[in-house]
Order: sequence, then C1' cells, then structure tokens
RNA sequence: UCCGAAAAAGGCAAACCUGUUGAAAGACAGGGACGCAAAGCCAUGGGUCUAAAGAUGCCGUUGGCAUCGAUGACUGCCAGGUUGCCAAUG
Repeated sequence: UCCGAAAAAGGCAAACCUGUUGAAAGACAGGGACGCAAAGCCAUGGGUCUAAAGAUGCCGUUGGCAUCGAUGACUGCCAGGUUGCCAAUG
C1' cells in the first nucleotide's frame, strides 16, 4: 500500500403505505426495513427508464393516434473520479 473476517460505535434505507410535486420517468417529506463498508459525494463513459417541447406520418381536424426525439431522470445497474469509521488473517 492492497484485500476486508469478526466485533463495537455510529450511518444509510428496498418493497410497501400516506402526503406533496411532475406530462411521465422520477423527486421530496413522514412511516417502514429488504439490504448496504462507501447504499458518502460527482451524470464523466457505458447502460436503463420516461417522452413534454420539437420533427415526421396517418386519420381528417377546437383534435386524436403512431414513430422518432433528452435538453428530463436513475449512482440501491456496471465502470471511472474523489473523500472516508473500525481492522483479524494474508
């Protein structure tokens, strides 16, 4: 320096429920714990989700539908960056 078994202190909080918000994905708050050693932080690369504006087409028209569409999201999907508590064995 790397790996991180066990224990302790402390931390976070999936599903689900309620409320608020958003076009949606989602977010926030409260409850709640499936899990988590970075489940702290950063949308940088990949990935995933949504599809409002916009574009195209169809219907044939106060409009509706389909396809495309990220400038919207997700870090509890995988990498990368950065900070960090405890520390057996190797």
The RNA shown here (c-di-GMP-I-GGC riboswitch aptamer) has 90 nucleotides and comes from an Anaerolineales bacterium. It was read from a public genome assembly, where an Rfam model found it. The organism belongs to Anaerolineales, within Bacteria.